[in-house]
Context: one part of a larger RNA
RNA sequence: CUGGGCGUAAAGGGCGCGUAGGCGGCUUGACUAGUCGGGUGUGAAAGGCCUGGGCUUAACCCGGGAAUUGCGCUCGAUACUGUCAGGCUAGAGUGUGGGAGAGGAUAGCGGAAUUCCCAGUGUAGAGGUGAAAUUCGUAGAUAUUGGGAAGAACACCAGUGGCGAAGGCGGCUAUCUGGACCACAACUGACGCUUAGGCGCGAAAGCGUGGGGAGCAAACAGGAUUAGAUACCCUGGUAGUCCACGCUGUAAACUAUGCAUGCUAGACGUUGGCGAGCUUGCUCGUCAGUGUCGCAGCUAACGCGUUAAGCAUGCCGCCUGGGGAGUACGGUCGCAAGAUUAAAACUC
Numbered sequence: 001c002u003g004g005g006c007g008u009a010a011a012g013g014g015c016g017c018g019u020a021g022g023c024g025g026c027u028u029g030a031c032u033a034g035u036c037g038g039g040u041g042u043g044a045a046a047g048g049c050c051u052g053g054g055c056u057u058a059a060c061c062c063g064g065g066a067a068u069u070g071c072g073c074u075c076g077a078u079a080c081u082g083u084c085a086g087g088c089u090a091g092a093g094u095g096u097g098g099g100a101g102a103g104g105a106u107a108g109c110g111g112a113a114u115u116c117c118c119a120g121u122g123u124a125g126a127g128g129u130g131a132a133a134u135u136c137g138u139a140g141a142u143a144u145u146g147g148g149a150a151g152a153a154c155a156c157c158a159g160u161g162g163c164g165a166a167g168g169c170g171g172c173u174a175u176c177u178g179g180a181c182c183a184c185a186a187c188u189g190a191c192g193c194u195u196a197g198g199c200g201c202g203a204a205a206g207c208g209u210g211g212g213g214a215g216c217a218a219a220c221a222g223g224a225u226u227a228g229a230u231a232c233c234c235u236g237g238u239a240g241u242c243c244a245c246g247c248u249g250u251a252a253a254c255u256a257u258g259c260a261u262g263c264u265a266g267a268c269g270u271u272g273g274c275g276a277g278c279u280u281g282c283u284c285g286u287c288a289g290u291g292u293c294g295c296a297g298c299u300a301a302c303g304c305g306u307u308a309a310g311c312a313u314g315c316c317g318c319c320u321g322g323g324g325a326g327u328a329c330g331g332u333c334g335c336a337a338g339a340u341u342a343a344a345a346c347u348c
Stems, first nucleotide, its partner, number of pairs: 003320004007302002012316001014201004021194003025088007033081002035077008049065006091191001092188003095184004103177007110154001114150008125136002162169002206247006215241002220236004258315006266293013297304002321348003330341004
């Protein structure tokens, strides 16, 4: 460079916003840049190819032709692409009216449980396990009643239910705030899709500073188990888990399935809207979501199947035998841990 690929064989970037770039709806006219056709000039010769000839043949040599896929000039064509000018409304957006939601941020509030503290009742055990022991308890534990304090998480509702781009989001109330959906079809008139770089968001763990610390609990200590037991079980227990601000930037960040658009049988559930019919709580239709099954088709098979892994188009990312290795070196980023980019020798 080209080809074939990316659910599970190697391969979809963790997710968004968006720059350059690539690609781009219907229609009218102009131009003719791309595009197509004709003519012409040039594209040296030798070599190569085809053909004919000369040395007895061949090698070799000579003539002719084609080719030289290109470029310039010129004449013409105008469907498509492009450019310019104009129009349209099916894409996209705005508006008006609705209803749904654990979407986000901040503040306040609530009850159950747990632990601790104080007091009452009460007495010898409690706890824990396969069985035990470490442990707690006559300085009164466990149990139970009343009072108080603290921190964290929100039972039931709860649902292949909902919302969010992903990570993720679940007690209640208020304030601020993002997005999506439906109906109407009033407005703009292609304003669109994708997106290398870039910017932002990004679970848990971890790091920095300051707070907080009930429960849980790496590390650690002890008790068991065992041949041993640096474990599984038990009793304790510190970081951490929580809050604020800053950093880290990774995950089986998974639907292991990039985004957008169009097309291609259905059936059954469910969430949010709208419309119609009536027997007023059902049926039918329709749009948007979320599931199960399934035709065609696809697939190596498993399976996918209008939420495609089917049929197509546009754009991006990525793969190219196993190990070495997501490592070394260098660069960039980071306080560090490390992250990111990313080889080779060698070997099978």
Molecule: small-subunit ribosomal RNA, central domain
Organism: metagenome